[in-house]
RNA sequence: UGGAGCAUGGUGCAAUGGUAGCACAGCGGACUCUGACCCCUCUGAUGUAAGUUCGAUUCUUACUGCUCCUG
Numbered sequence: 001u002g003g004a005g006c007a008u009g010g011u012g013c014a015a016u017g018g019u020a021g022c023a024c025a026g027c028g029g030a031c032u033c034u035g036a037c038c039c040c041u042c043u044g045a046u047g048u049a050a051g052u053u054c055g056a057u058u059c060u061u062a063c064u065g066c067u068c069c070u071g
Base pairs, nucleotide, nucleotide: 002069003068004067005066006065007064010024011023012022013021018054026042028040029039047063048062049061050060051059
């Protein structure tokens, strides 16, 4: 310099354009003499800004950040 990929709870990941889920973590509860394990419940997220669409995590564009390849 050119090209490619990625961005979703605190973390790691899912989601044919049609109700955003799972696991771990966290709050609370149950159990226990206490703690751990196990069980139940709850909280919490689509990088930013536009466009297309009845409807966007998904498609398009720009920007931001990260990674990789090339020079």
Molecule: transfer RNA
Organism: Christensenellaceae bacterium